This is a predicted structure of a 551-nucleotide part of an RNA (large-subunit ribosomal RNA, domain I) from Geoalkalibacter sp. It matches the Rfam family "Bacterial large subunit ribosomal RNA". The RNAcentral record of the full RNA draws on ENA. NCBI's taxonomy places the organism under Bacteria, Pseudomonadati, Thermodesulfobacteriota, Desulfuromonadia, Geoalkalibacter.
Context: one part of a larger RNA
């Protein structure tokens, strides 16, 4: 030095554990903000570093409820001192206080700072100083005022109301890529995706046929299954990809414009009225409907808004009641085993020294609110709601449509309809007009150029209840732990590591060794200390000691 065995050290794998995650289900909520948000800075404790809570009334103040014996939050004990059955701590409702920054809004500004005006008050002999209030901008409405310029308008002033900023996804709209795929690449694809911007809601958007269909008919929209990877589109490449029809979820339909009638105002007037604006009535349709004139009739029904009722409601935000077990054995410990019982509308779950229906918290079931929030169905009010004949007054115009250029439709210009936009042209008026995939005819069907509309659908920053052939500390969120921390970066931004004594601290009094706050040996605690805080288990690499063999 090697090998082997044994005993240790080191190390922190493995097993077990879980306070944390991940995914999902059901319900709630779906917003907060100039009454100053989200998010922060700085403070507040007898002693106070951090976390939490709070705001100069500062781990809190008032009040109303709940609750019922302890309490003065956590790391985290100690010291000092208090509170509490005259009901504290704690839980819930309402209120008060709420420094400074932040949309930040009196002005400024390098956020948490600096400097003001006005009004009122305090203080001072008086200033100074202090306290409270108020003063940004824009939009809309109203009032007053008011130029060039007569009326007027612009402008100015005041008052009132609103806006702003933040927020996870979902929604709609305005813009809009590239990597990629096509085994290169340009049309194409990725994709109207990512991303940027705007707007809104609890959903959004869509929506009551100028829709489909096809000789039979359907009857707003949305969503799901199917039709179907079909018909098609496509450097007919890559790839893209319907609809009709069928089955389900849900279910709801309405209001204007116009004709006509009337009021008011202005202008014109041949004084009859006409025109314009505005308001009210009327009216809303495609088997056409309505107006006007004439005639007849007048109830069943229906409704999403509004009012009342339902409703001092249900429900939400604290809570309360809540069945039934003892003995023996082993053990440190009983919930284990043995014996004999009991409850069950409760044998979910968690805890308790091990494995508990009957020990504890709970569970099933039942009950409960001073205060704040607060429905719905239903009912009532109220609204809506006719027929026949005549007349031909009305029924959405720079619109439909056409040329050219685009977009969007599964559809890339194609035979390319339908829909939308730009640009130029530009109708008809119910004996009217659109559509049925160029176009024409026949036929069928519908009524554009105004608007509103629940439900079925999408999502989850958040709250409650629950679940998992999800993870179990190199896993599971980046974070089980004081983590978006430490640390890195000028910055945008990047971004860790780190869990476990024991049932209970009973956390080792006292003694000894020594280089004396290390480490160790006794003693003591404990079931165990080879559980001793570098603490459960304690693998391997690695280091050593002893013994044997070999060189």
């Nucleotide at each position: 030095g090697g090998c082997a065995a044994u005993c240790g050290g080191u190390g922190g794998a493995u097993g077990c554990c879980u306070u944390g995650g991940c995914g999902c289900u059901g319900g709630a909520a779906g917003g907060c903000g100039a009454u100053g948000a989200a998010g922060g800075a700085c403070g507040c404790g007898g002693u106070a570093g951090g976390c939490u809570g709070c705001g100069a009334u500062a781990a809190g103040c008032c009040u109303c409820g709940g609750g019922g014996a302890g309490c003065c939050g956590c790391c985290a004990a100690g010291c000092a001192g208090g509170c509490u059955u005259u009901g504290a701590u704690c839980c819930g409702g309402g209120g008060g206080u709420g420094u400074c920054c932040g949309a930040a809004u009196g002005g400024g500004g390098a956020a948490a700072c600096c400097c003001g005006g006005c009004c009122a008050g305090g203080u001072u002999u008086a200033u100074a100083c202090c306290u409270g209030g108020u003063c940004a901008u824009c939009a809309u409405g109203c009032a007053c005022u008011g130029a060039a310029u007569a009326c007027a308008u612009a402008g100015g002033u005041g008052c009132a109301u609103g806006a702003a900023g933040c927020g996870a996804a979902c929604u709609c709209g305005g813009g809009g890529a590239a990597g990629u795929g096509a085994a290169a690449c340009a049309u194409c694809u990725c994709a109207g995706u990512a991303c940027c911007c705007g707007a809104a809601g609890g959903a959004a958007g869509a929506g009551a046929a100028a829709u489909c269909a096809a000789a039979a008919g359907a009857g707003a929209u949305u969503c799901c299954c199917u039709c179907a990877g079909u018909a098609g589109c496509g450097g007919c490449g890559a790839g893209c990809g319907a609809a009709c029809g069928g089955g389900g979820a849900a279910g709801a339909g309405c209001c204007c414009a116009a004709a006509c009638c009337g009021g008011c105002u202005g202008c014109a007037u041949u004084c009859g009225u006409g025109c314009a604006g505005u308001c009210g009535g009327g009216g809303u349709u495609g088997u056409a409907g309505g107006g006007c004139c004439g005639g007849c009739a007048u109830a069943c029904g229906u409704g999403a808004u509004c009012u009342g009722u339902g409703a001092u409601u249900a429900g939400a935000u604290a809570g309360g009641c809540g069945a039934a077990g003892c003995g023996g054995c082993u053990g440190g410990g009983a919930a284990g085993c043995c014996g004999c019982g009991c409850c069950a509308g409760a044998g979910a779950c968690g805890g308790u020294g091990a494995a508990a229906g009957c020990c504890c918290g709970g569970u099933a079931g039942c009950c409960g609110a001073a205060a704040u929030c607060g429905a719905a169905a239903g009912c009532a009010g109220c609204g809506c709601a006719g027929c026949c004949g005549g007349u031909u007054c009305c029924u959405g115009a720079g619109u439909a449509c056409c040329g050219c250029g685009a977009g969007a439709c599964a559809c890339g210009u194609g035979g390319a309809a339908c829909c939308u936009c730009g640009u130029g042209g530009g109708a008809a008026u119910c004996c009217g007009g659109g559509u049925g995939g160029a176009c024409c005819a026949u036929c069928a069907u519908c009524c554009a150029a105004g608007g509103c509309u629940a439900a079925a659908u999408a999502c989850u920053c958040u709250c409650c209840a629950g679940c998992g052939a999800c993870c179990g500390a190199u896993a599971g969120c980046g974070u089980a732990c004081c983590a978006g921390u430490a640390c890195c970066g000028u910055a945008a931004g990047g971004g860790a590591a780190a869990g476990g004594u024991g049932a209970a601290a009973a956390g080792a009094a006292c003694c000894c060794c020594u280089g004396a706050u290390a480490g160790g040996g006794g003693a003591g605690u404990g079931a165990a200390a080879g559980a001793g805080a570098a603490c459960c288990u304690g693998a391997a690499a690695c280091c050593g000691a002893u013994u044997g063999c070999c060189u």